[in-house]
Context: one part of a larger RNA
């Protein structure tokens, strides 16, 4: 000096408390363990592995396995003969396909010296997702968005080392105040960045339509809807400024830093979110993103092709969806968003089909066309407490879709079927406010899709926090140590 302690004070954190919803019990979905297999490819394993690498396993991916096929090679670059023809395309034959093999058509440039390009042999080499993450580089996780962690000069110590960083206050914060043998600085906090909440000004199409006309359905006149024209007033878009600083007040504090309340104000003390992650820790994680030392294989541990497998199922576990029902099921009216995609593409009106979908084709490189229907809410019928008009697994049939092809192994429609499940033991989980909780929306990947997974987007919209005695994770100081 650290570390550690079932020492000790002092603080903090959805750490406990207080409260809401879960999970664990059912079915399904995915992932992992085991077990199974010719093969089930391979990494991740407490927390930080297990809806994770994978933002899409029919084949391709693909790395596994089996068969068949190749060996200067799928793929570079040289070099040296050789071809003066390409490579490739067409048609045969053989084959699952790679890919052998035989034939035809067409046929390069060119200074006529040769050269450029293709092919073949031949040799240097190519290639490995082989192994070593404990040999590395990057990059990512944790501690933790916690408030630490250091250094220069002085001063203390024989030194290892202290000191500053320690004490009193205060803070989300070593944050800022006042002392002080310390006095200054660096990385971190905080700011500066982006978004969101107000409000000004500039701008006005593809956004707006309040005034004002015009003009249509409408009425007895009107009210009301619908279209256009002027307009830029509003909404709105998206660039510029303002606004919040403890600035004022009061009180309290040590006259300080700050703290409590208050007023003004759209916003009040970090306004909400978000980007940002210090020395360093765990020989953490990754040679399967790449890079890269070693080291192995080189007619095979490389390479192409076909089918299979990665989806196997006595089983245990994580995550998740859907329920169990009346604050509900179902049927029918009706209302209101954001944020985002669109050309090999969104796909409208119209028509067929009970739907999935098909026909069809305006419109749109989009504030202009379009996916587009927002659900939950709310208005009204039925069910009236059951395994039911709950809840849909499982299975049959019939069908649509994409894609050479849905058996292994896609998603969808419709009809029949109609399991378990009546709220889950020990025992755990997330959450403090536009947040839990619930309700549809939209995107990447992607021909389709196993999405119930991710990333986001807006719609309803709660309860609780006496407090820090105990659980847990951390910080500081201090003490104890036979540890380093």
């Nucleotide at each position: 000096u650290g570390a550690c302690g079932g020492g000790g004070g002092c603080c903090c954190g959805c750490a406990c408390a207080a409260g809401c919803g879960g999970u664990g019990g059912a079915g399904c979905a995915u992932g992992u363990g085991g077990c199974u297999c010719a093969a089930u490819u391979c990494g991740a394993u407490g927390c930080a592995a297990c809806g994770c690498g994978a933002a899409g396993a029919a084949c391709c991916u693909u790395a596994c396995c089996u068969g068949g096929g190749u060996u200067u090679g799928a793929c570079a670059u040289g070099u040296a003969a050789c071809u003066g023809c390409a490579c490739g395309c067409c048609c045969g034959u053989a084959g699952a396909a790679a890919u052998a093999u035989g034939g035809g058509a067409a046929g390069c440039c060119u200074u006529c010296g040769a050269g450029g390009g293709u092919g073949u042999u031949a040799c240097a080499c190519a290639g490995g997702u082989g192994c070593u993450g404990c040999a590395u580089g990057g990059c990512u996780g944790u501690c933790g968005u916690c408030a630490g962690c250091u250094c220069g000069u002085g001063c203390c110590g024989u030194g290892a080392g202290g000191u500053g960083u320690u004490a009193g206050g205060u803070u989300a914060a070593g944050u800022c105040c006042u002392g002080c043998a310390a006095c200054g600085a660096g990385c971190g906090c905080a700011a500066c960045c982006c978004u969101u909440g107000u409000g000004a000004c500039u701008a006005g199409u593809u956004g707006c339509c309040a005034c004002u006309c015009u003009u249509g359905a409408g009425u007895a006149a009107a009210a009301u809807c619908g279209a256009g024209a002027c307009g830029c007033a509003c909404u709105c878009u998206a660039g510029u400024c303002a606004g919040a600083c403890u600035g004022c007040c009061u009180g309290u504090g040590a006259u300080a830093a700050g703290c409590a309340g208050g007023a003004g104000g759209a916003a009040g003390g970090u306004g909400g979110g978000g980007a940002u992650g210090a020395c360093g820790u765990c020989a953490a994680g990754u040679c399967a993103g790449u890079a890269u030392g070693g080291u192995c294989c080189u007619u095979a541990u490389a390479u192409c092709c076909a089918g299979g497998g990665c989806u196997g199922c006595a089983c245990a576990c994580g995550u998740g969806c859907u329920a169990c029902a009346a604050u509900g099921a179902u049927u029918g009216g009706u209302a209101c968003a954001g944020a985002g995609g669109g050309a090999a593409g969104c796909c409208a009106a119209a028509c067929c089909g009970c739907g999935a979908g098909g026909u069809g084709g305006a419109g749109c490189a989009a504030a202009u066309c379009u996916c587009a229907a927002a659900a939950a809410a709310c208005c009204a019928a039925u069910c009236u407490c059951a395994g039911u008009u709950c809840a849909g697994a499982u299975u049959g049939a019939a069908g649509g879709c994409u894609g050479c092809a849905a058996c292994u192994c896609g998603c969808c429609u419709u009809c029949a079927u109609g399991a378990a499940g009546c709220u889950g033991g020990a025992a755990u989980c997330g959450c403090u406010a536009g947040u839990a909780a619930u309700g549809g929306c939209g995107c990447a990947u992607c021909a389709g899709c196993u999405a119930c997974g991710g990333c986001g987007c807006c719609g309803u919209g709660a309860a609780u926090a006496c407090g820090u005695u105990c659980c847990c994770u951390g910080g500081c100081c201090u003490u104890g140590u036979a540890c380093a």